Molecule: TPP riboswitch aptamer (THI element)
Organism: Cypionkella psychrotolerans
RNA sequence: CGCCUCACCUCGGGGAGCCCCCGGUUGUUUCUUUGAAACGAGCCGAAGGCUGAGAUGCGAAAGCGAACCCGUCGAACCUGAACCGGAUCAUACCGGCGGAGGGAAGGUGCUGGAUCUCUCC
Numbered sequence: 001c002g003c004c005u006c007a008c009c010u011c012g013g014g015g016a017g018c019c020c021c022c023g024g025u026u027g028u029u030u031c032u033u034u035g036a037a038a039c040g041a042g043c044c045g046a047a048g049g050c051u052g053a054g055a056u057g058c059g060a061a062a063g064c065g066a067a068c069c070c071g072u073c074g075a076a077c078c079u080g081a082a083c084c085g086g087a088u089c090a091u092a093c094c095g096g097c098g099g100a101g102g103g104a105a106g107g108u109g110c111u112g113g114a115u116c117u118c119u120c121c
Base pairs, nucleotide, nucleotide: 006109007108008107009106010105011071012070013069014068017050018049019048022045023044024043025042026040027039028038029037030036031035056065057064058063077102078101079100083096084095085094086093112121113120114119
């Protein structure tokens, strides 16, 4: 440096985004009170931006889908966690925590090996 560490079928698991500006709305506070301003671990909409495989559609909600990722050889994802450090306008953005605890599988085929007979990896 190149190649392999697989493919398919069925089934299953999973995901709270963040931000500038503008508009609307809600709550609180203040003021010079037909109103205005500020604030927010509020909500909605529009345009744009960031990370990521993925930031999505319908619905009043529960939930049902799309895409995507992952399934024990399991860092998909959850918990710890409103955690710790750094960066950022801001964020689960990066790192730590941490190979810590939890976490969803069967079948068929291919290749190789063990055994030589069932089978196992």